[in-house]
RNA sequence: GUCUUAUCAAGAGAAGCCGAGGGAAAAGGCCCGACGACGCUUCAGCAACCUCUACACUAGUAGAAAGGUGCUAACUCCUACAAGUUUUGUACUUGGAAGAUAAGAA
Numbered sequence: 001g002u003c004u005u006a007u008c009a010a011g012a013g014a015a016g017c018c019g020a021g022g023g024a025a026a027a028g029g030c031c032c033g034a035c036g037a038c039g040c041u042u043c044a045g046c047a048a049c050c051u052c053u054a055c056a057c058u059a060g061u062a063g064a065a066a067g068g069u070g071c072u073a074a075c076u077c078c079u080a081c082a083a084g085u086u087u088u089g090u091a092c093u094u095g096g097a098a099g100a101u102a103a104g105a106a
Stems, first nucleotide, its partner, number of pairs: 002105007013043005021032003027079003044072003049068002051064005076098001081095005
């Protein structure tokens, strides 16, 4: 890198370093950013996928947080594609695609 399954409306930031773009990718919008973003490091925290304990023994329920990941602006920031509703302005709902994370497989 590919495939499968599950989740994606909740939650959780400080310090130091760096120095100009960043918010996945092409586009539009809207935001963040020299009052220092993004990124890196340290510490802290959130959550509970793997994990552990008890009950049940198919599924699951409750609890824990030492360890492996992950995450700590905005719904995955929103849209784009399809269907439906609609006051035809737009707006809303559902699904898909793409993406992210985890566990597993060849």
A computed fold for a 106-nucleotide RNA from Candidatus Kurthia intestinigallinarum, annotated as SAM riboswitch aptamer (S box leader). The RNAcentral record of the sequence draws on Rfam. Its Rfam family is "SAM riboswitch aptamer (S box leader)". Rfam describes the family as follows. The SAM riboswitch is found upstream of a number of genes which code for proteins involved in methionine or cysteine biosynthesis in Gram-positive bacteria. The model forms 97% of the base pairs in the Rfam consensus.